Source information:
Small-subunit ribosomal RNA, 5' domain from Allobosea sp. Root483D1, 473 nucleotides, folded computationally. It matches the Rfam family "Bacterial small subunit ribosomal RNA". Gene Ontology terms of the family: structural constituent of ribosome and ribosome.

Context: one part of a larger RNA
């Protein structure tokens, strides 16, 4: 010297962009943060111009595996990169073919109970795109090549939108290797499903992934096992580079959602805002039983040197549901808060010597603050007021917003501090104190003339900052 997610101390005027729990993956009060379709499908309620319309608990269907978060585990095929063969892929796009007969129930409801709730039990009724059975089978799937098996849903505004079955692409993923990825040997030997065959199970799919069996092997000073520490990378900061630290904001992967554990559904989960089990905690409770998960956005305790509003708005943008119209959407896009950063801009411009007063020094002549100031002329960025007013979005629709911006008016008006003068290092007297008080990154100042303590007066820097601490080069 450069930098920071930065904190302290004095001091603070506006803008624009950006940043904002690095600590206790601590514990949370309270609202919100995933729902959507009545064009599947029956029932209830309300209005009715009797033609309907409207909202609706629940059966179904899609989405809730995306979006958001946080970095505890992870030293790993976890990640980077570059390949590879034994696979699924809902929604989308192409192409080919079907879309047919029937059944039995349920849930809402009703009728009786149980229970504080939380929810539950039983009769009876009932519909579908909800379940089943049968035909049929262009491809499909098994086959011992004889042959077997498997499929569908219908709906309304009559144009659609659906549904089955196969192939194909496309997107997404899952699996396998080569290379590379921290310290410590004061850690030297680890390893028994271990390593490898055979056959079988299981998976979408390879595989000791699992099991029977049979062999005795695998790994390692080119560092195995063991402990520590750590989310990885594009990047970021520094350096002339080479290297060195990091890994906040953006973005890509991985993991994780009190802690441990599993498994359902489903094209994907072993699932933040689903089940079920167990354990801590917190709440309810009529003691007999329940609820509950902010590492979503706000907030709220605690922790800490320390990090924001319990805002607005779907108007863009994307996403999920629908034929649409819509609805949801704390994603997202704005708006507050904070000089935290980074950039800009302004606190006046010009004239003005009796070199005014005052203040400081002095040799008492004077020099210096210093054109500084006052007066005189002028400007008006920026705040203040009035009038106008966009683009972002158009056939329509702006949260932001009367926002940016534009024009007018009045008035220098509304705005400058911070560290420091011994050397290093730009900047020097005077008073006070008297190894006291005190000061310091290193040298080292201070014991009675301190340019180094404390003040003043003048001076260097740097400026909405300025100085100091920490951390990195």
């Nucleotide at each position: 010297g450069a930098g920071c997610g930065a904190a302290c101390g004095c001091u603070g005027g506006c803008g624009g962009c950006a940043g904002g729990c690095u600590u206790a993956a601590c514990a949370c009060a309270u609202g919100c943060a995933a729902g959507u379709c009545g064009a599947a499908c029956g029932g209830g309620c309300a209005c009715u111009u009797c033609g309907g319309u409207g909202c609706u608990a629940g059966u179904g269907g899609c989405a809730g595996a995306c979006g958001g978060g946080u970095g505890a585990g992870u030293a790993a095929c976890a990640c980077g990169u570059g390949g590879g063969a034994a696979c699924g892929u809902a929604c989308c796009u192409u192409u080919c073919g079907g879309u047919u007969c029937g059944g039995a129930a349920u849930a809402a409801u009703u009728c009786a109970g149980g229970g504080a709730a939380a929810c539950u039990u039983g009769g009876a009724c009932u519909a579908a795109u909800a379940c089943c059975g049968g035909a049929u089978a262009c491809g499909c799937c098994c086959u011992u090549c004889g042959g077997g098996g498997g499929a569908a849903a219908g709906a309304u505004u009559u144009a659609u939108c659906g549904c089955c079955g196969a192939a194909a692409g496309a997107u997404c993923g899952g699996c396998c290797c080569g290379c590379g990825u921290c310290u410590g040997a004061u850690u030297a030997g680890c390893u028994a499903g271990u390593u490898g065959g055979u056959g079988a199970g299981g998976u979408a799919a390879u595989g000791g992934c699992u099991c029977a069996c049979c062999a005795a092997g695998g790994c390692g000073a080119c560092g195995a096992u063991c402990a520590g520490u750590a989310g990885c990378u594009g990047g970021u900061c520094u350096g002339a580079g080479a290297g060195g630290a990091u890994g906040a904001u953006c973005a890509g992967c991985c993991a994780c959602a009190u802690u441990g554990g599993g498994a359902c559904u489903g094209a994907g989960a072993c699932a933040c805002g689903g089940c079920c089990c167990a354990a801590a905690c917190u709440c309810c409770u009529a003691c007999g039983g329940g609820a509950g998960g902010c590492a979503g956005c706000a907030g709220u305790g605690g922790g800490g040197a320390a990090u924001a509003u319990u805002g607005g708005a779907c108007a863009a943008u994307g996403g999920g549901c629908g034929c649409a119209a819509g609805c949801c959407u704390g994603a997202u896009c704005c708006a507050g808060c904070c000089a935290u950063g980074c950039c800009g801009c302004g606190u006046g411009u010009g004239u003005g010597a009796u070199g005014a007063a005052g203040g400081c020094c002095u040799u008492a002549g004077g020099g210096u603050u210093g054109u500084a100031a006052a007066g005189c002329a002028c400007u008006u960025u920026u705040g203040u007021c009035c009038g106008g007013g966009a683009a972002g979005a158009u056939a329509a629709u702006g949260a932001c917003u009367g926002u940016a911006c534009c024009g007018g008016a009045a008035g220098a008006a509304u705005a400058a501090g911070c560290c420091c003068c011994g050397g290093c290092u730009a900047a020097c007297u005077u008073c006070g104190u008297g190894c006291c008080a005190g000061c310091a990154g290193c040298c080292g100042c201070g014991g009675u003339a301190a340019u180094a303590c404390g003040a003043a007066g003048g001076g260097g820097g740097c400026u909405a900052g300025c100085g100091u601490u920490g951390c990195u080069c």
Model confidence (mean pLDDT): 86 of 100.